[in-house]
RNA sequence: GGAGUCGGCCAGACAGUCGCGUCACCCAUGCCCUCCGGGGCGGCGGGUGCCGAGGAAAGUCCGGGCUCCACAGGGCACGGUGCCAGGUAACCCCUGGGCGGCGCGAGCCGACGGAAAGUGCAACAGAGAGCAGACCGCCGAUGGCCCGAAAGGGAUCAGGCAAGGGUGAAACGGUGCGGUAAGAGCGCACCGCGAGUCCGGCAACGGACCGGCACGGCAAACCCCACCGGGAGCAAGGCCAAAUAGGGACCUCAUGACGUGGCCCGCGUCGGGUCCGGGUAGGCUGCUCGAGCGUAGCGGUGACGCUGCGCCUAGAGGAAUGACUGUCCACGACAGAACCCGGCUUAUCGGCCGGCUCCGCCA
Numbered sequence: 001g002g003a004g005u006c007g008g009c010c011a012g013a014c015a016g017u018c019g020c021g022u023c024a025c026c027c028a029u030g031c032c033c034u035c036c037g038g039g040g041c042g043g044c045g046g047g048u049g050c051c052g053a054g055g056a057a058a059g060u061c062c063g064g065g066c067u068c069c070a071c072a073g074g075g076c077a078c079g080g081u082g083c084c085a086g087g088u089a090a091c092c093c094c095u096g097g098g099c100g101g102c103g104c105g106a107g108c109c110g111a112c113g114g115a116a117a118g119u120g121c122a123a124c125a126g127a128g129a130g131c132a133g134a135c136c137g138c139c140g141a142u143g144g145c146c147c148g149a150a151a152g153g154g155a156u157c158a159g160g161c162a163a164g165g166g167u168g169a170a171a172c173g174g175u176g177c178g179g180u181a182a183g184a185g186c187g188c189a190c191c192g193c194g195a196g197u198c199c200g201g202c203a204a205c206g207g208a209c210c211g212g213c214a215c216g217g218c219a220a221a222c223c224c225c226a227c228c229g230g231g232a233g234c235a236a237g238g239c240c241a242a243a244u245a246g247g248g249a250c251c252u253c254a255u256g257a258c259g260u261g262g263c264c265c266g267c268g269u270c271g272g273g274u275c276c277g278g279g280u281a282g283g284c285u286g287c288u289c290g291a292g293c294g295u296a297g298c299g300g301u302g303a304c305g306c307u308g309c310g311c312c313u314a315g316a317g318g319a320a321u322g323a324c325u326g327u328c329c330a331c332g333a334c335a336g337a338a339c340c341c342g343g344c345u346u347a348u349c350g351g352c353c354g355g356c357u358c359c360g361c362c363a
Base pairs, nucleotide, nucleotide: 001359002358003357004356005355006354007353008352009351010350012328013327014326015325016324017323018322020052021051023049024048025047026046027045029043030041031040032039033038054334058345059344061343062342063341064340065339066233067232068231069230078229079228080227081226082225083097084096085095086094087093098112099110100109101108102107113224114223118222119221120218121217135165136164137161138160139159142158143157145154146153147152173191174190175189176188177187178186192213193211194210196209197208198207199206200205237285238284239283240282247276248275249274250273251272252271256270257269258268259267260266292311293310294309295308296307297306298305299304329332
């Protein structure tokens, strides 16, 4: 100097003018109460001041808080998670480690428990698809056949083989050497494999030795094992509470009227008033101080935890956070809260800082 990889941060800057929203205070104004000192309530208008979107506010994919409903406990069913250990309020998250794959490397990626509990599946092709099989092929040592006097030779009937070819996603360990009639873990070396032994590690797992090899694949097939899981969501929920209609209690009209009935008692219905309770409209609340943010120290490889100090950072309810002007630059992306928080994923102009890796050059 170039190429790359991981982590963190910023998200046009400054000034002026006008505008919008919550809250606090002030001015003006209305209503109610009053012991006349004052007190309380409400909206609109004006003014001043503080604050006023994000790293993703997004998708609503996970996890939790909060709220209401349900719930003795246990089991089954159903669903989820799935290498190991840890972190956390919790997680399909994060950290560290293991194993496998990719990369020269920094580093990245991973539905990564069990196939020896059982049941099952494998189209087409192929001889054969699970404790298999012989189409082509190889051999024919041994017995038989043919030639030969014999030594020996030939074809391959019996038979042996599975090395080579061929099929397939996959063919019952692989490569090499030896061995053999040809072959074969038949023997050996290395690799693979193993319900073996020892050692290291909390564990996943690793290493050494041992065993000639049985025990193929699929669990994103059923299943088995371990752990986790009640439902609905701020339109959750709580409080205040009209008008109208309806409900209850009491009083009253009332020695009432009407109905039932031949008549009496009885029973039912009917007007008015006061009070009570539920619901609706409407209003208030839930609502933003929180698993909070910053900083320093300590513990930990780390995720993270503990302690001290400091800070307050939207809270609306048809929904505010904007517009214009000037100057400057690298000329400005994706996008906008609606109960809150932790993650993941997706979108995103450009730039800054730091760790590390590889290549080239110079000394």